This is a predicted structure of a 547-nucleotide part of an RNA (small-subunit ribosomal RNA, 5' domain) from an uncultured rumen bacterium. Its Rfam family is "Bacterial small subunit ribosomal RNA". Its family is annotated with ribosome and structural constituent of ribosome in the Gene Ontology.
Context: one part of a larger RNA
RNA sequence: GGACGAACGCUGGCGGCGUGCUUAACACAUGCAAGUCGAACGGGGCGAUAAGAAGCUUGCUUUUUUGAGCCUAGUGGCAAACGGGUGAGUAACGCGUGGGCAACCUACCGGAAAGAUGGGGACAACAUCCCGAAAGGGGUGCUAAUACCGAAUGUUGUCAGUUUCUCGCAUGAGAGACUGAUUAAAGAUGGCCUCUACUUGUAAGCUAUCGCUUUGCGAUGGGUCUGCGUCUGAUUAGCUAGUUGGUGGGGUAACGGCCUACCAAGGCGACGAUCAGUAGCCGGUCUGAGAGGAUGAACGGCCACAUUGGAACUGAGACACGGUCCAGACUCCUACGGGAGGCAGCAGUGGGGAAUCUUCCGCAAUGGGCGAAAGCCUGACGGAGCAACGCCGCGUGAGUGAAGAAGGGUUUCGGCUCGUAAAGCUCUGUUGACGGGGACGAAUGUGCGAAAUGCGAAUAGUUUUUCGCAAUGACGGUACCCGUCGAGGAAGCCACGGCUAACUACGUGCCAGCAGCCGCGGUAAUACGUAGGUGGCGAGCGUUGUC
Numbered sequence: 001g002g003a004c005g006a007a008c009g010c011u012g013g014c015g016g017c018g019u020g021c022u023u024a025a026c027a028c029a030u031g032c033a034a035g036u037c038g039a040a041c042g043g044g045g046c047g048a049u050a051a052g053a054a055g056c057u058u059g060c061u062u063u064u065u066u067g068a069g070c071c072u073a074g075u076g077g078c079a080a081a082c083g084g085g086u087g088a089g090u091a092a093c094g095c096g097u098g099g100g101c102a103a104c105c106u107a108c109c110g111g112a113a114a115g116a117u118g119g120g121g122a123c124a125a126c127a128u129c130c131c132g133a134a135a136g137g138g139g140u141g142c143u144a145a146u147a148c149c150g151a152a153u154g155u156u157g158u159c160a161g162u163u164u165c166u167c168g169c170a171u172g173a174g175a176g177a178c179u180g181a182u183u184a185a186a187g188a189u190g191g192c193c194u195c196u197a198c199u200u201g202u203a204a205g206c207u208a209u210c211g212c213u214u215u216g217c218g219a220u221g222g223g224u225c226u227g228c229g230u231c232u233g234a235u236u237a238g239c240u241a242g243u244u245g246g247u248g249g250g251g252u253a254a255c256g257g258c259c260u261a262c263c264a265a266g267g268c269g270a271c272g273a274u275c276a277g278u279a280g281c282c283g284g285u286c287u288g289a290g291a292g293g294a295u296g297a298a299c300g301g302c303c304a305c306a307u308u309g310g311a312a313c314u315g316a317g318a319c320a321c322g323g324u325c326c327a328g329a330c331u332c333c334u335a336c337g338g339g340a341g342g343c344a345g346c347a348g349u350g351g352g353g354a355a356u357c358u359u360c361c362g363c364a365a366u367g368g369g370c371g372a373a374a375g376c377c378u379g380a381c382g383g384a385g386c387a388a389c390g391c392c393g394c395g396u397g398a399g400u401g402a403a404g405a406a407g408g409g410u411u412u413c414g415g416c417u418c419g420u421a422a423a424g425c426u427c428u429g430u431u432g433a434c435g436g437g438g439a440c441g442a443a444u445g446u447g448c449g450a451a452a453u454g455c456g457a458a459u460a461g462u463u464u465u466u467c468g469c470a471a472u473g474a475c476g477g478u479a480c481c482c483g484u485c486g487a488g489g490a491a492g493c494c495a496c497g498g499c500u501a502a503c504u505a506c507g508u509g510c511c512a513g514c515a516g517c518c519g520c521g522g523u524a525a526u527a528c529g530u531a532g533g534u535g536g537c538g539a540g541c542g543u544u545g546u547c
Base pairs, nucleotide, nucleotide: 002547003546004545006544007543008542009541010540013394014393015392016391017390018389019387020386021352026350027349028348030347031346032345035078036077037076040075041074043072044071045070046069050065051064052063053062054061055060056059085305086304087303094230095229096228097227098226099225100224101223104222105221109218110217112215113214114213115212117151119149120148126141127140128139129138130137131136157182158181159180160179161178162177163176164175165174166173167172187210188209189208190207191206192205196203197202198201231277232276233275238268239267240266243265244264245263246262247261248260249259250258280302281301282300283299284295285294286293287292307328308327309326310325311324330341331340332339333338358384360383361382362381366380367378368377369376370375397427398426399425400424407418408417409416410415431489432485433484434483435482436481437480441475446470447469448468449467450466451465452464454462455461492537493536494535495534496533497518498517499516503532504531505530506529507528513520514519
């Protein structure tokens, strides 16, 4: 000199874009942060409309049936493994980089092939009875499904056997043929009467869309192995018993001491094992001419964790932040028998600390989940608020103006200086205040209508495309534009002995004090304090800390 997630002191006008618990992975009041689908299912509630009956006040009331549509506790499906947070642990195939998997998995998605036949029994909800303070639980009875379970079929797949061809770095891999065994499925909604059934119109018929089953391919995401790299200490020199290898068995999606029984006695280590300390890693960031050094806030990738420890269940995927079970600590409720909880999500509170924000608005956009869709949910996200915390930009006026005014400071008393500085005169209107207008982000999405097109028996329905119309904005009456007023509302901080740009006066008298280093101060201090002046930077300026 540069830099910072900074803090402290003095000061402080505005805007844009960023950033904001580095400490206690300390404890948390309250609200919200993951739901959605009625076009899977049986119920329940509300109920437009229509029809009937009764009463009569003759246009109302009551009641029965019908039931478009809307809502929904429960069963069921998908999601909840993403998104969001934190860095405690981890010196490790954790991360980075380059490879391997002939040792693997992959829901939703894309394209391809084949199929979807015929049955059964339950359990919630509900009703009823009971236990419990509650959380909640139990018995009996009824019921539906795209929930569950047999059977059929078997394109394929899997397993076993026979066999042909091709290929590879080894174990081996791929393709084909034959035989045997084994393994699937679910419907929903809209429309129609061409076919079938009853012959009216409807359906178990046809048709369209969305689903369902099996298989192989792809895409995406993961799993695993491996070469190399990855802090300090030898005042840590030996470490190791599933330890190292083999065989059999088990387990996994998959290889493997991953687990187990037996057998052998190996394996690692001065090229630093083991132990101890510290630490998430990287792209990057800061610095530096570079080499290098330091660092890993924000943003992006990977990993790990979710009160502490352990465990599995469900599932394509978890050993699962807002799931389950057990144990520990803590907090809360209790009728003392027993229960409830987990902010390292967004806000917010206490505490710790030098120190770090609103219990805000909105799903309008982007993205995600569910849904056929409308849509619903979304503290992701988009925005606003607070903070000079940082970077950048703008302003605090411009021109003219010598009687060099007054006043301050100094003086050798002549003057010099603040100083064109002020006043005055002429202007401007950035910004500000007030008034008026007023966005982009929003149409490739959505709804409605029309046309064409594919399926279709079809002028029905629906897919796709095109055209037209309409609605949709949190930010926000914000940005921006126009007008009016008016120099009006907007400058400080540090330094002035040398390094180092900038000096005089007074006060003080080795005192009070200064100080980054050298050093100043003991009666003429350019070094302390104040004033005037000067220098530097400027909405900042200094100090401290760290690189």